[in-house]
Context: one part of a larger RNA
């Protein structure tokens, strides 16, 4: 001085209480661990690993096996020499590579260059080791209120003080007190995004008013009113007013306002802990490796399957299933691209083919909702695994290993022990779009975006985990 206590005192916070949904059991989905394998590459591993790194493992990726080649190499610089090169053809082969064969590039200041090849070496290569050599970036406590400096003061010193106290906040936020006075990083604010208004600006967007037209449609003249877009701006600050209080400040069912006391999201993470994680995203220092622990290619495997866990999907039904009709978004992506109409196919889809580098024109149907009709409580018109057939699409190719479609099949499972997790408001819950990675896709994943929309919070004794003061221990 700290750390720690089943020591005290304050305070906090989806931490408990009060709700409301789940996970925990079924089935599949996806990760992990174990176990198998020639090989199931590697890392991650209480909270802070497990839909993690991977925002796309059929070949590639791809590091793993296996077989089959190479060795100045698959790609780099220098040195020497060639111009038999490059291409284009035959053999062999799964390919890579290895053998034989034709013909003899380009550019030029004529020194030579480009390009290939052969040698020779220094050397290149290494997803080989060590995150306990390190750099960079990252989780965590934690958006928690803290962490420290300088000069003075005190103490023999380690150090205290300031930073404690008394109040008050979300906050070491202010405020009043003080041997202190001041300052720094964090708080806060300055940034974006939303909510309200104004001003410019009217196209691809808008249609109130006029005119014109059609079955019908802002279509068409025109117009900037409105909505929208997108720049500028303006607004909130306990400013006012009551109460209370020295002050900060606090309460209000108060006014006025579109919001009201940090409106409401985001981004923004002090000094520091975990010798946390990461040499496989890069860098990198020392080790190790050089006819291999580099490098090429074909096949294979990363998808195994008595099992155990994580995280999800979709059920188990009538606040429902099916049929058929009608209504309302936001945000995005788009030329190796989205594709409108039509036509053919029960459909996935195919053919033909406008319109768009998109405020134009497409993806594009938004779904839950509402209406009408049927099921009548069953393992069912509920549930869709799983397995037979026959297709579509992408791709060189779907056997191991895609996706979707169309008839057939129709498992389990009737709400889930012990335990245990998220949420405080436009949020849980519930419904659909979209993107990004991507030929295609195992997406039910991720990150966005909206519709529809609740219950509850008496309270701080308890559990957790944090703060600040104090008091005990020499740990």
């Nucleotide at each position: 001085u700290g750390a720690c206590g089943g020591g005290g005192a304050u305070c906090c916070g989806c931490a408990c209480a009060a709700g409301c949904g789940g996970u925990g059991g079924a089935g599949c989905a996806u990760g992990u661990g174990g176990u198998u394998u020639a090989a199931u590459u590697c890392g991650a591993u209480g909270a802070u690993a497990c839909g993690c790194g991977a925002g796309g493992a059929a070949c590639c990726u791809u590091a793993c096996c296996u077989a089959g080649g190479c060795u100045c190499u698959a790609a780099u610089g220098c040195c020497u020499c060639u111009g038999c090169u490059a291409c284009c053809c035959c053999u062999u082969g799964a390919a890579a590579g290895a053998g034989g064969g034709g013909g003899u590039u380009c550019c030029u200041u004529c020194g030579g260059g480009a390009c290939a090849g052969a040698g020779u070496g220094c050397a290149a290569g290494g997803u080989g080791c060590u995150g306990c050599a390190u750099g960079g970036u990252u989780g965590u406590c934690g958006u928690c209120a803290g962490c420290u400096c300088g000069u003075g003061c005190c103490g023999u010193g380690a150090g205290g003080u300031g930073u404690u106290g008394g109040g008050u906040u979300a906050a070491g936020u202010c405020c009043c007190g003080c041997a202190a006075c001041g300052a720094g990083c964090g708080c806060a604010a300055c940034c974006c995004c939303u909510u309200u208004c104004u001003u410019u600006a009217g196209u691809u967007g808008c249609c109130a008013g006029c005119g014109a037209g059609u079955a019908a449609u802002g279509u068409c003249g025109g117009g900037g009113a409105c909505u929208c877009u997108a720049a500028a701006g303006a607004u909130a600050c306990u400013g006012c007013c009551u109460g209370u209080g020295u002050a900060a400040g606090c309460a209000g069912a108060g006014a006025g306002g579109a919001a009201g006391g940090a409106g409401g999201g985001g981004a923004c993470g002090a000094c520091g802990u975990c010798a946390a994680a990461u040499c496989a995203u890069c860098a990198u220092g020392g080790c190790c490796u050089u006819u291999a622990u580099g490098c090429c290619u074909a096949g294979g495997g990363c998808u195994a399957c008595a099992c155990a866990c994580g995280u999800g999907c979709u059920a188990c039904a009538a606040u429902g299933g099916u049929a058929g009709g009608g209504a309302c978004a936001a945000a995005g992506a788009g030329c190796u691209g989205c594709a409108a109409a039509c036509c053919u196919g029960u459909g996935a889809a195919g053919g033909u083919a406008a319109g768009c580098g998109a405020a134009u024109c497409u993806c594009a149907a938004a779904a839950a909702c509402c209406c009408u009709a049927u099921c009548u409580c069953a393992g069912u018109u509920c549930g869709g695994a799983u397995u037979g057939g026959a297709g579509u699409c992408u791709g060189c190719a779907a056997c191991u290993c895609g996706a979707c479609u169309c008839c057939a099949u129709g498992a389990a499972g009737c709400u889930g022990g012990a335990a245990u997790c998220g949420c405080u408001a436009g949020u849980a819950a519930u419904c659909g779009u979209a993107g990004a990675u991507c030929a295609g896709c195992c997406a039910u994943g991720c990150u966005a975006c909206g519709g529809u929309g609740a219950a509850u919070a008496c309270g701080u004794u308890c559990c957790c985990g944090g703060a600040u003061c104090u008091u005990g221990u020499a740990c």
A computed fold for a 475-nucleotide part of an RNA from a metagenome, annotated as small-subunit ribosomal RNA, 3' major domain. Model confidence (mean pLDDT): 83 of 100.